[in-house]
Context: one part of a larger RNA
RNA sequence: CUGGGUUUAAAGGGUGCGUAGGCGGCUUACCAAGUUUCAGGUUAAAGACUGGUGCUUAACAUCAGGGGUGCCUGAAAAACUGGCGAGCUUGAGAUAGUUGGACGUUGCUGGAAUAUGGCAAGUAGAGGUGAAAUUCAUAGAUAUGCCAUAGAACACCGAAAGCGAAGGCAGGCGACGAUGACUAAUCUGACGCUGAGGCACGAAAGCGUGGGGAUCAAACAGGAUUAGAUACCCUGGUAGUCCACGCUGUAAACGAUGAUGACUUGUUGUUUGGGGGCGAAAAGCCCUGAGCGACAAAGCGAAAGCGAUAAGUCAUCCACCUGGGGAGUACGCCGGCAACGGUGAAACUC
Repeated sequence: CUGGGUUUAAAGGGUGCGUAGGCGGCUUACCAAGUUUCAGGUUAAAGACUGGUGCUUAACAUCAGGGGUGCCUGAAAAACUGGCGAGCUUGAGAUAGUUGGACGUUGCUGGAAUAUGGCAAGUAGAGGUGAAAUUCAUAGAUAUGCCAUAGAACACCGAAAGCGAAGGCAGGCGACGAUGACUAAUCUGACGCUGAGGCACGAAAGCGUGGGGAUCAAACAGGAUUAGAUACCCUGGUAGUCCACGCUGUAAACGAUGAUGACUUGUUGUUUGGGGGCGAAAAGCCCUGAGCGACAAAGCGAAAGCGAUAAGUCAUCCACCUGGGGAGUACGCCGGCAACGGUGAAACUC
């Protein structure tokens, strides 16, 4: 190189956009670069192959012959790839109409709960646990009522539900922005797919500056438990949790399953469009899209299982794997304020 793989054995990049590159729909004319055929040239000698000859044979030597991938030149072919021209509409996009959603940003706003404070009323406990204690409380707690303030999160609806590229997104209303699906088949006419680098987005924790601080709560303190208890349980409690701006760039970033397209037997639930007839009907039934689920045929799979949302049958492109440990470490480089991240070995050992 050929080849084998990536749900769980090693292996899918966290996600998107996109550069180079790779790949690319239908019809047709031309060109002839790739491709195929034919001819010529070249392809040193030796070696190799075939047939002789010479050493007693062989090895060996020697003579003759044939062949040779490749490269160059010329001629020819035109199916496929490519180039160029013309056309097409099914891929892709646009347009018009209909429609969906916790999609994003931002402003305003609501009630419950919690905490704190005030007042009222009231008395000896409250709280907490397996049991307790630390703790709070006669300076009047807990429980109750009214009022006020604050921050954070949004019960029911709520769902195997919906939306988003992923991360993720949930009280209500508005503004702005983005987006999917369906129907028509009106327009463009292959404008497409993938995507090394690159750029952007990217939970939580963490970092910087400034706010905010109700709850919860690393660290920390105390009380318990225990042989001990730097824990699990309890009482407190600071960073943080929240906001703005800027960094960080990682996760079991998971469907542990890359993207796109095509094909392949059924049943059923659900979300959201479109159509049609029956029907009194907004019900139901039927047909047809796009999603989200369940079960199974064929097939696949080591099995578990997957099964039109494939892990089936194929095609294109990218990423990644090659025994365990050493090690996601060392060194170097790049990035970062730092924490650390990215890239990423070897010796040695089993």